[in-house]
Context: one part of a larger RNA
RNA sequence: CUGGGCGUAAAGCGCACGUAGGUGGUUGAGUAAGUCAGAUGUGAAAUCCCCGGGCUUAACCUGGGAACUGCAUUUGAAACUGCUUGGCUAGAGUCCGAUAGAGGGGGGUGGAAUUCCAGGUGUAGCGGUGAAUGCGUAGAUAUCUGGAGGAACAUCAGUGGCGAAGGCGACCCCCUGGAUCGAGACUGACGCUGAGGUGCGAAAGCGUGGGGAGCAAACAGGAUUAGAUACCCUGGUAGUCCACGCUGUAAACGAUGUCAAUUAGCCGUUGGGUCCAUUUAAGGGUUUAGUGGCGCAGCUAACGCGAUAAGUUGACCGCCUGGGGAGUACGGCCGCAAGGUUAAAACUC
Numbered sequence: 001c002u003g004g005g006c007g008u009a010a011a012g013c014g015c016a017c018g019u020a021g022g023u024g025g026u027u028g029a030g031u032a033a034g035u036c037a038g039a040u041g042u043g044a045a046a047u048c049c050c051c052g053g054g055c056u057u058a059a060c061c062u063g064g065g066a067a068c069u070g071c072a073u074u075u076g077a078a079a080c081u082g083c084u085u086g087g088c089u090a091g092a093g094u095c096c097g098a099u100a101g102a103g104g105g106g107g108g109u110g111g112a113a114u115u116c117c118a119g120g121u122g123u124a125g126c127g128g129u130g131a132a133u134g135c136g137u138a139g140a141u142a143u144c145u146g147g148a149g150g151a152a153c154a155u156c157a158g159u160g161g162c163g164a165a166g167g168c169g170a171c172c173c174c175c176u177g178g179a180u181c182g183a184g185a186c187u188g189a190c191g192c193u194g195a196g197g198u199g200c201g202a203a204a205g206c207g208u209g210g211g212g213a214g215c216a217a218a219c220a221g222g223a224u225u226a227g228a229u230a231c232c233c234u235g236g237u238a239g240u241c242c243a244c245g246c247u248g249u250a251a252a253c254g255a256u257g258u259c260a261a262u263u264a265g266c267c268g269u270u271g272g273g274u275c276c277a278u279u280u281a282a283g284g285g286u287u288u289a290g291u292g293g294c295g296c297a298g299c300u301a302a303c304g305c306g307a308u309a310a311g312u313u314g315a316c317c318g319c320c321u322g323g324g325g326a327g328u329a330c331g332g333c334c335g336c337a338a339g340g341u342u343a344a345a346a347c348u349c
Base pairs, nucleotide, nucleotide: 004320005319006318007303008302012317014200015199016198017197021193022192023191025088026087027086028085029084030083031082033081034080035077036076037075038074039073040072041071042070049065050064051063052062053061054060091190092187093186094185095184096182097181098180099179103176104175105174106173107172108171109170110153115148116147117146118145119144120143121142125135126134161168162167205246206245207244208243209242210241214240215239219235220234221233222232257316258315259314260313261312262311265294266293267292268291269290270289271288272287273286274285275284276283298305299304322349323348324347331342332341333340334339
């Protein structure tokens, strides 16, 4: 290189947008680059192959043929691909009318609870899975009233919804993205994928300035224990929260790349359309877009997957190639740092 693979054995980039590139619906006409056919020239000799000949045979030597699968020129063909040009509407998109939603950003408001503060009642305990540290006669815990402040939004809540992923959950208002459904009209392949690139990206962490109720790394104390730098208890600082900036990683998981086509059924559930029935509500059929449970064929090493495929195919990208050394060293790039990314070898089994 030809290959074989990527749910769990090594292997799908965390996710998207998109450049180059690759690839691309249907139908006419033209062209002839790819493609196909013929001809001519060339493709040295030797070698290889076939039929012969010569050394006693073989190796070896040698005659003839074939071959040299290639290249160039030229003459044709026009199905397929390409290119040029003209149409089409089944892909894609636009318009119109509806619908659902924790989709995103900003502002405001609310109640429950914890804590703290002030005051009232009241008295000896409170707290702690055991005990102790701790708190309390300078009046705690309990209970009532008032106030402050921060964070999170019980029930509703649902293999429910929305989002590309990360993720999103009190209520109201403003701004804003996407999706689905329905009937037509319009554009006319405008599509798909996507090396580089760009953006988004949980938690922790970092910088500056705020904030700080609860929780709580570190830390302190009390226990436990042979020890206990832990598990348990009492405290408690960063942090958790906000604004702006950075970091760019996760079991970033469906451990399953994106897009398209195609292939038995059955049962739920969410959002639309439509038909039937009904006094309303509930209901039944059908269709469409999601989201779940089974299951045929098929696939799979098995487990399992099974129209949301891991079945059958196509397009494009990424990645893997024995274990350790090692996602490490060195170098480059990025970062304030922590570190990230790219990424070996010796050696060893």